The RNA shown here (SAM riboswitch aptamer (S box leader)) has 128 nucleotides and comes from a Nitriliruptoraceae bacterium. It matches the Rfam family "SAM riboswitch aptamer (S box leader)". Gene Ontology term of the family: regulation of gene expression. It was read from a public genome assembly, where an Rfam model found it.
RNA sequence: UGCUCAUCCAGAGAGGUGGAGGGCUCGGGCCCGACGAAGCCUCGGCAACCCCGCCGCCGGCCGCUGCCGCGGUCGGUGGGGAAGGUGCCAAACCCGGACCCGUCGGAACCCGGCGCGGUCGAUGAGCG
Numbered sequence: 001u002g003c004u005c006a007u008c009c010a011g012a013g014a015g016g017u018g019g020a021g022g023g024c025u026c027g028g029g030c031c032c033g034a035c036g037a038a039g040c041c042u043c044g045g046c047a048a049c050c051c052c053g054c055c056g057c058c059g060g061c062c063g064c065u066g067c068c069g070c071g072g073u074c075g076g077u078g079g080g081g082a083a084g085g086u087g088c089c090a091a092a093c094c095c096g097g098a099c100c101c102g103u104c105g106g107a108a109c110c111c112g113g114c115g116c117g118g119u120c121g122a123u124g125a126g127c128g
Base pairs, nucleotide, nucleotide: 001128002127003126004125005124006123007122008121013043014042015041016040017039021032022031023030026097028095029094044089045088046087049085050084051081052080054079055078056077057076058075059074060073061072062071063070064069099118100117101115102114103113104112105111106110
């Protein structure tokens, strides 16, 4: 830095440092901020993506056997865990926007309403 997939209405903050911004970016709104923003450091926590020599169920294959059954292995799935790799710890990705899609209404190719829509972004995993 590119591609693919999954998730994004839940959850979880103190101290130090710093000194004016922050809520990706543009623009509108609305918020947070000298009762101290961003960044950095320390400690704590949340969650369960990866993960786990944990428990079950289902299926494939292999073996012990001639069947039942048992064992191994791989995959799927439900539950459990939190040592390790990331991540995260105001507000739904804070909410709209131009564009696209769907739908409803008016109307005639345009206008308006609606959407846990797409696009955008973030995080993880995999592949380059």